[in-house]
RNA sequence: UGCGUGAAAGGGCAAACCCGGCGCGAGCCGGGGGCGCAAAGUCACCGGUCUGCGCGGAUCGCAGACGGCCGGACUGCCACG
Numbered sequence: 001u002g003c004g005u006g007a008a009a010g011g012g013c014a015a016a017c018c019c020g021g022c023g024c025g026a027g028c029c030g031g032g033g034g035c036g037c038a039a040a041g042u043c044a045c046c047g048g049u050c051u052g053c054g055c056g057g058a059u060c061g062c063a064g065a066c067g068g069c070c071g072g073a074c075u076g077c078c079a080c081g
Stems, first nucleotide, its partner, number of pairs: 003081004012037002017032006035068001041074003045071001047069001048066007
């Protein structure tokens, strides 16, 4: 340095829910709180789900959201092999 593994140590992140704020909304931010997570670090490239708008309706289109829905890409602590 690369690959594999994840028992230990040091730690890290933070579900639901509650409070405050932002947003038409999905949802996001801060505080509390811990369900869990060896990438629950980052990214909307692929699929998926959700929101808004358009169309008489469906299909569809456009814009957005979700990385703790999946795949993929990049990066990372420690230990053992």